A computed fold for a 73-nucleotide RNA from a Phycisphaeraceae bacterium, annotated as transfer RNA.
[in-house]
RNA sequence: GCACGAGUAGCUCAUUAGGUAGAGCAAUCGACUAAGGAUCGAUGGGUAGCUGGUUCGAAUCCAGCCUCGCACA
Numbered sequence: 001g002c003a004c005g006a007g008u009a010g011c012u013c014a015u016u017a018g019g020u021a022g023a024g025c026a027a028u029c030g031a032c033u034a035a036g037g038a039u040c041g042a043u044g045g046g047u048a049g050c051u052g053g054u055u056c057g058a059a060u061c062c063a064g065c066c067u068c069g070c071a072c073a
C1' cells in the first nucleotide's frame, strides 16, 4: 500500500434481507441462612466507534474517517 473481517450494557455476545435493542455473567435490592455461599425473584444500565447521506422510519443500506484482528506485498 491493497483485500477481508470486527466495533452494540462493566464483560462475552445475540438482534442481518429497514419498523424506534435483548440474553448470559457481573452490579444493586429482596427472599432463604445464625452468617456466608449456592438457589430464587426484582431493579438499574447502551439511542449500536465517529461524521454525513438515502428513507415516513437506519444497529441494519450507502460514503468518508478512526480503532482492532488477519492475510498478501
Base pairs, nucleotide, nucleotide: 001072004069005068006067007066010025011024012023013022019056027043028042029041030040031039049065050064051063052062053061
It matches the Rfam family "tRNA". The sequence was found in a public genome assembly. The organism belongs to Phycisphaeraceae, within Bacteria.